[in-house]
Background:
The RNA shown here (Glycine riboswitch aptamer) has 112 nucleotides and comes from Haloechinothrix halophila. Rfam family: Glycine riboswitch aptamer. Its family is annotated with glycine biosynthetic process in the Gene Ontology. Rfam describes the family as follows. This family represents the bacterial glycine riboswitch.
RNA sequence: UGAACCCGAGCGGGAGAGUCUGGCCGUAGCGCGCCAAUGGUGCGUUUCGUCCGGCGCCGAAGGAGCAAAUCCUCCCCGGAACCUCUCAGGCACCCAGGACCGCUCGGGUGAG
Numbered sequence: 001u002g003a004a005c006c007c008g009a010g011c012g013g014g015a016g017a018g019u020c021u022g023g024c025c026g027u028a029g030c031g032c033g034c035c036a037a038u039g040g041u042g043c044g045u046u047u048c049g050u051c052c053g054g055c056g057c058c059g060a061a062g063g064a065g066c067a068a069a070u071c072c073u074c075c076c077c078g079g080a081a082c083c084u085c086u087c088a089g090g091c092a093c094c095c096a097g098g099a100c101c102g103c104u105c106g107g108g109u110g111a112g
């Protein structure tokens, strides 16, 4: 000086699946009724929202499972992923999150 690998930071890219449904509460509209009536209030219904569930669905945080090679007489054990599971997480758009990829910087190991 330095390929390659690992760690951290910043930037850029980065998929999938519900505008399903029940309930409480709130919100606004409409209808009907009551009262001390330009208002107040009760009931019913509809819209929207938080929360608590139900059913369905997705895989790319995390988590779990295992094939070959290897070892071995054989078996067991060990054994990766964007594969599989769906515990966790997520499911209109936006936002967020996001395995992984690229660039830059810093650090470590370090072939030559």
Stems, first nucleotide, its partner, number of pairs: 001112001004109010018055001020054004025049002028046008056091003062087001063085003

Source information:
Taxonomically the source falls in Haloechinothrix (Bacteria, Actinomycetota, Actinomycetes, Pseudonocardiales).